């Protein structure tokens, strides 16, 4: 220099042949207990790593960029 995989909530990951994104821990409130643990119910929380293309529609297709691990040289 070149080939590959990963980038999604505050952490770890999921997401089917493109049709408006989800789960466990984790925060916050509210029941049950005298309180503690634990157990239950409800919420916040995301410009889907950045730009641009193609689509009537894009987390997905395609192109470059950026980080990071990895193979060849």
């Nucleotide at each position: 220099g070149g080939g590959g995989c990963a980038u999604u909530a505050g952490c770890u990951c999921a997401g089917u042949u493109g049709g408006u994104a989800g789960a466990g821990c984790g925060u916050u409130u509210c029941c049950a207990u005298g309180g503690c643990a634990u157990g239950g119910a409800a919420a916040a929380g995301g410009u889907c790593a950045a730009c641009g293309g193609u689509u009537c529609g894009a987390c997905c297709c395609c192109g470059u960029u950026a980080u990071g691990c990895u193979c060849c040289a």